A computed fold for a 358-nucleotide RNA from an uncultured Ectothiorhodospiraceae bacterium, annotated as Bacterial RNase P class A. The sequence was found by an Rfam model in a public genome assembly.
RNA sequence: GAAGUCGGCCGGGCAGUCGCGGCACACCGCAUGGUGGCGCGGAGGAAAGUCCGGGCUCCGACGGGCAGGGUGCCAGGUAACGCCUGGGCGGCGUGAGCCGACGGAAAGUGCCGCAGAAAACAUACCGCCGAUGGCCGCCGCGGGUGGCACAGGUAAGGUUGAAAUGGUGCGGUAAGAGCGCACCGCAUGCGUGGUAACACGGCAUGGCAGGGCAAACCCCACCCGGAGCAAGACCAAAUAGGGGAGCAUACGCGUGGCCCGCGCGGCUCCCGGGUAGGUCGCUAGAGAUGCGCGGUGACGCGUAUCCCAGAUGAAUGACUGUCCUCGACAGAACCCGGCUUACAGGCCGGCUUCCCAC
Repeated sequence: GAAGUCGGCCGGGCAGUCGCGGCACACCGCAUGGUGGCGCGGAGGAAAGUCCGGGCUCCGACGGGCAGGGUGCCAGGUAACGCCUGGGCGGCGUGAGCCGACGGAAAGUGCCGCAGAAAACAUACCGCCGAUGGCCGCCGCGGGUGGCACAGGUAAGGUUGAAAUGGUGCGGUAAGAGCGCACCGCAUGCGUGGUAACACGGCAUGGCAGGGCAAACCCCACCCGGAGCAAGACCAAAUAGGGGAGCAUACGCGUGGCCCGCGCGGCUCCCGGGUAGGUCGCUAGAGAUGCGCGGUGACGCGUAUCCCAGAUGAAUGACUGUCCUCGACAGAACCCGGCUUACAGGCCGGCUUCCCAC
């Protein structure tokens, strides 16, 4: 210098004017409230998707089990998680580094299209052999030898497939075969290191048993009560309806053949529910920043300082001046921790590979 990889940060700046909504004070008003008084503060790194976890609220609940759902290598972090950190294993990359639903297939069931002999009980299309037995010859005939490929042997080689019953070599054989042996691989047990996952060019044993799929059922371990701020709580009109007490029982209606009685309709007062509307919940919190300490790290502890939107038809904008690299994606709605997705442009740092110069 070029290419790459990982991590962190910024997301137009400054000034003025006029608006919008919040809070405190002041002023006006009996009061709900109002104000062109004054001061302070007013969107994001994702406020987004609403995918996961928690706080908070109401309902339910002794405890346990079944069903259902989720998670799934190990250890740690955390309020918790499907998140994060560190480690292990597997894969990719020359490398920095990146990716991985990564428990169990010798408990059971199931599936594996096409092709292929055969897709897991086992089996043989081509091929090879045919020692032994059989058949047909020849000879020097209790035997030897040649042929056939009939019984049969074999899985070396070929063929199919994503995948074919450990691999290579030597021996062995009629031909072959873990049939035997050496090395590699594998399994089991022990040992060593590690908290563990796991590792071992440590030892012993076993010729080697068991193809794959569990984002198929299933098994194992752990976790999960439901609904959500339109949660929930409080104040409370008008109108209609409900309950109670008192008065009137003159009249009407019902019950009844009729009377009494009872009920309904009337008037006055009281009560509670609930709607409109209003208030709270609502933002001081698993809070932010600086410093110190512990830890590889995620993170934790201590200390100092700070208060940083809170609307509810729902505010955060417009204009002017000036500067620059001329400005992307996008707007809070109970709060917080994550994940994912969108994003013009720019800054900083660690590391890797290659080239050049000294």